Formats: sequence, structure tokens, C1' cells
RNA sequence: GGAGAGGGUCAGAUGAUCGCCGGCGGAAUUUAUCCGCCGGAGGAAAGUCCGGGCUCCACAGGGCAGGAUGGUCGCUAACGGCGACCGGAGGCAACUUCAGGGAAAGUGCCACAGAAAAUAUACCGCCCGGGGCUUUAAGCCUCGAGGUAAGGGUGAAAAGGCGAGGUAAGAGCUCACCGCUUUUCCGGUGACGGAAAAGGCAGGGUAAACCCCAUCCGGAGCAAGACCAAAUAGGAGAACGUUUAAGGGCUGCCCGCCUGAUGUUCUCGGGUAGAGUCGCUAGAGGCGCAAGGCAACUUACGUCCCAGAUGAAUGAUCAUCACCACGCCCCGGGUAACCGGGACGCGGGACAGAACCCGGCUUAUGAUCCUCUCUCCUG
Repeated sequence: GGAGAGGGUCAGAUGAUCGCCGGCGGAAUUUAUCCGCCGGAGGAAAGUCCGGGCUCCACAGGGCAGGAUGGUCGCUAACGGCGACCGGAGGCAACUUCAGGGAAAGUGCCACAGAAAAUAUACCGCCCGGGGCUUUAAGCCUCGAGGUAAGGGUGAAAAGGCGAGGUAAGAGCUCACCGCUUUUCCGGUGACGGAAAAGGCAGGGUAAACCCCAUCCGGAGCAAGACCAAAUAGGAGAACGUUUAAGGGCUGCCCGCCUGAUGUUCUCGGGUAGAGUCGCUAGAGGCGCAAGGCAACUUACGUCCCAGAUGAAUGAUCAUCACCACGCCCCGGGUAACCGGGACGCGGGACAGAACCCGGCUUAUGAUCCUCUCUCCUG
């Protein structure tokens, strides 16, 4: 100098003028006005993908169905999240990634090609035996209810792999190594790793196929819900029923429970609903330091209050500075490429707007810093 990998921070600042919203204080005060001070969109506010807080069903059980997750150990209010580690895959590496339990419980599927795709198979070939041709052999053709699965072919995958021996030719048939299964020992909380011994050994894959196993799961959602105001014809009809009850409620179903004493449900018809108030922002909160922990995080102490709009506030203009790009000039280093600094001119600033709140994940995006890997050149 080039190519990569991982992580952090910021998302302009100050001043003036005018204009909004909230809070506090003051003046004025039926009105609803003025002044001062403080504060006022994000790292993703986005997607609505997960998990909760909170509200209601509701005083709240069990089972089935259904759904979600899936290596181990930790963190957390919780999670499908985060951290560390184990194993598989990719990469020279830094690192990245995995929908990572079970195929020996069962069922299904594996197109095409191929002889045959799992209780699977003999197309070409090899060996043995019989017969024939020919030139003694070798060679060729044919038959066999014979042997073979090593070699070749097809395929993503074809009777564990490689090497040697053995055989009529072959085959774990035998042996060594590897793979697999079982057992023991060592290390580790554990997933797992290492070592040794024994055994010729279950003839594939696929579970983001059905399924099995383990763990977890009430529902609906701020348009939740609570209160005030206003209005109503205390309308008409029907069904069932009065604690041995109908009906209603508890995601779907069942059990069970609750409610129900002139009740419940259904149908028809009519009226009212404010630009109401609360919920609505002090929190699983932010920041700092210390200790513990590999880390995620936890504990203790100190300190701070940082939006609550409601047809939807948080804005507009000007000036200066900061940052970045480009251009010209000057200075320094250097053979050069180029690097650093200064002044001037000009331009630019991404993705994008809270709506009950919080923890995550995913997606979009500008600038800058740090660490690490590989490679080239020079000293």
C1' cells in the first nucleotide's frame, strides 16, 4: 500500500428574532389575557416479528385439542432474546453460520436415470460346468433353477472406507488402520473431549414430512378500561325459567365452578353521546463510581427528572463555528507515487417523526474511531 473480519461512538453547536405545546410562579381575574423561568421526537421513533408491565373477562380449577421452542450451562421480569462453551458446515485466517433431541416405536417420500432406491438388485463384466467353431494353446458363440457383488456404468445417494492376504472368481472371508457399537478409566457443573479393551458390526437419506420425546403456553387488548355530562317511548312482541332452573360467563370442546328469586336471552322500533376528564408518564428509569463475574449481567452507594400532543405541539429565518467532498495556492517530508499542515472559494449533510410504557429481534442509513487476519513492497 491492497484485500478482508469484528466491535464502539455520534447523528451538529452557539446566538438573535418571531411562532407553538406542557409544567411552575406572578399580575389580572365572569371573561380567559399578559410576563418570567424550566423542559420539549429516534438509533432506529419504522416493521408489528417475539416477550412482558398494565386494564378487563374473573373469585379462578382440571383434562383434551391446538400452538411454540429444541446442544450444554448461565443472565433476565420474561422471551423464539443475550453471554460463554460443545459439536457440525464454510473460510488460508481473523471469523461466520446451524429449524443443533429421536430414523433401533410406527407410517410416508427419494423425480429422472439406472438391473435395482431399503425385507432392494444382476445391465456390462468375472469364475465354474456342458456343447460347438477354429490353427495345439490362446480366442469366439451358446446353454445352466450354478457361483459372485470386488471392477465398470446410472445417480445426490447403490450391501462402511483404504491397503495387504486369500479365493475357481470374489466377499470382513482374514489381518492392520480408520469408521461404528458396547464397556472401563481420566478431564469437565455439563454438552462433550482423550485413552484403552472387546466385538466383524444394525444393508441408506429425509422429521422447516406425519410422528415420538422433553420443556413451556388462559383470552382480549389503550379503539384496554374508569368516571362525569346528555338523552330515552321506565316502547312493542316472543321463548325459557323461578335453586332439582332456563339463559349467560370462563379462547375451541368436555368436566367443574360462578351468576341467576317477577330473571335471562332474542327480534323490531326510537333517542343521546361532549371535538369531556382520567388512564398519560417517577420507571424491571438514566448517568457516575466501586466490588463480584471470562462475559451477558448483579449488588451497594451517589446523583438527575430528560415530551405527553389529541386532527395531532417540539417549528421558521439569519449569522458564526464545527464536520465532509471538490478546486486553486503556500509550507514541510519524499526520487516519485503520495502523506501531513495552513489560507481562500464553492457545495453538501443520510435513514427518517413519539401517540400507554418497557426489554429484544429484524430492516433502512451518513460520518468517524479502535482491534484483529491475510498479502505485496521497503527499511
Record summary: Predicted 3D model of a 379-nucleotide RNA (Bacterial RNase P class A) from Smithella sp. PtaU1.Bin162. Its Rfam family is "Bacterial RNase P class A". Rfam classes the family as a ribozyme. Rfam's curators write: Ribonuclease P (RNase P) is a ubiquitous endoribonuclease, found in archaea, bacteria and eukarya as well as chloroplasts and mitochondria. The model forms 98% of the base pairs in the Rfam consensus. Its mean pLDDT, the model's own confidence on a scale to 100, is 76.